[in-house]
RNA sequence: CUCUUAUAAAGAAAGGCUGAGGGAACAGGCCCGUUGAAGCCUUAGCAACCGGUUCCGCCAUAGGCGGAAUGCUGGUGCUAAAACCUGCCCGCGACACGAUGUCGUCGAGGGAACGAUAAGAG
Repeated sequence: CUCUUAUAAAGAAAGGCUGAGGGAACAGGCCCGUUGAAGCCUUAGCAACCGGUUCCGCCAUAGGCGGAAUGCUGGUGCUAAAACCUGCCCGCGACACGAUGUCGUCGAGGGAACGAUAAGAG
């Protein structure tokens, strides 16, 4: 980097260095930021994907599989706003047009795509 599978409206911040941008990319919107953005470091925390531990069940015990619990000096991840919102598709409702139809606007919903993280494979 590519592929597969799973997950996402929950949760969790202080300090130091530094100094102007940031919210993945593009477009539109809306936000955050000199009362300090991004980045790096330290400490703390959240979560529970993988790992560990304990218990239960099954296979028939070397062990494997499944389920539950546990935050564990373990491996990652994360700690503004739904993945900040929209974009493509589907049907639903309201409005406008107009003449019964498609198109447009708005709203709520479902799905996809893209991106993110984990685990596995190449």